[in-house]
RNA sequence: AGCCGGCCAGACAAUCGCUUUGCGGCAGUGGUGACAUUGUUGCGGGGAGGAAAGUCCGGGCUCCACAGGGCAAGGUGCCAGGUAAUUCCUGGGGGGCGUGAGCCUACGGAAAGUGCAACAGAAAGCAAACCGCCGGUUCACUCAUCGAGUGACCCGGUAAGGGUGAAAUGGUGCGGUAAGAGCGCACCGCGCAGGUGGUAACACGCUGCGGCUAGGUAAACCCCACCUGGAGCAAGACCAAAUAGGAAAGCCAUGCCGCGGCCCGCGGCGCUUUCGGGUAGGUCGCUUGAGGCUGCCGGUGACGGCAGUCCCAGAUGAAUGAUUGUCCUCGACAGAACCCGGCUUAUCGGCCGGCU
Repeated sequence: AGCCGGCCAGACAAUCGCUUUGCGGCAGUGGUGACAUUGUUGCGGGGAGGAAAGUCCGGGCUCCACAGGGCAAGGUGCCAGGUAAUUCCUGGGGGGCGUGAGCCUACGGAAAGUGCAACAGAAAGCAAACCGCCGGUUCACUCAUCGAGUGACCCGGUAAGGGUGAAAUGGUGCGGUAAGAGCGCACCGCGCAGGUGGUAACACGCUGCGGCUAGGUAAACCCCACCUGGAGCAAGACCAAAUAGGAAAGCCAUGCCGCGGCCCGCGGCGCUUUCGGGUAGGUCGCUUGAGGCUGCCGGUGACGGCAGUCCCAGAUGAAUGAUUGUCCUCGACAGAACCCGGCUUAUCGGCCGGCU
């Protein structure tokens, strides 16, 4: 100077105040009583986060509902583990970045098919020749003994050299050829088969064969494998009260309604629409949990097992505020609303450990 992991989240004291809960006292109401409820008061216990945010995932729980099969639709995508479960976490493998500690993951399939790649370039998937190199015929010119050289048109061969491009159908070298080309050879690369190590992904300066072969893109459509009911605490259950157990139209068992879309299947007997009227109050759900902390054991780790210990918010127009004093690190982002496990985003300052 950097990288990775963990912890805290202004502190202390006093006074008054808010909310919830346990044990009482007093008073009111209901009740035969036990008791319930309202108010007041005394002594105790508890009271916003690492993200409470986002509502992006996965669940618990509740209802549809007795709850199946298929299609469609959607999601995930290297391997092996963890977990209640996940697109999460841990450990490995491949690829990329970094001097390094480390970080990222556009990580199934391009030989099933379709599509796309501007411009440049001859040509961007089964080909192709712009410049060039080589050979041949004809014509012209020069030298000149047979013949040789140069130029032009045309024909044939070629893809080694040059050009264009992000990318041009393996690379370097030697031989060979009229000139070239894996045309042949050596080495490398690539493909196939086998071997070794590993649970596997995969790795190997291993062995053999082969002249070589199929570019890129799937976070394009698609193919393959695996997974998936829906709605949500404003879910839902109970009590009390009030009104008009209202009116009209349609379908009506070969029907209608319910189960996210469709089909099958299952269940119910009424259903759908319009107009009009009443209530919108209270209780539960509501916090003891896939819970926290400590120790030991197993494991590289996520995590698991055993033992002990603790109870740590439950508001409902929404509770933790005000004053004073001291301290220093001068306090950021920011308030639970059924609960839990993740991910992502915001963020002042301090402390601890390891590594380059």

The RNA shown here (Bacterial RNase P class A) has 356 nucleotides and comes from a soil metagenome. Its mean pLDDT, the model's own confidence on a scale to 100, is 77. The sequence is in RNAcentral, with records from MGnify.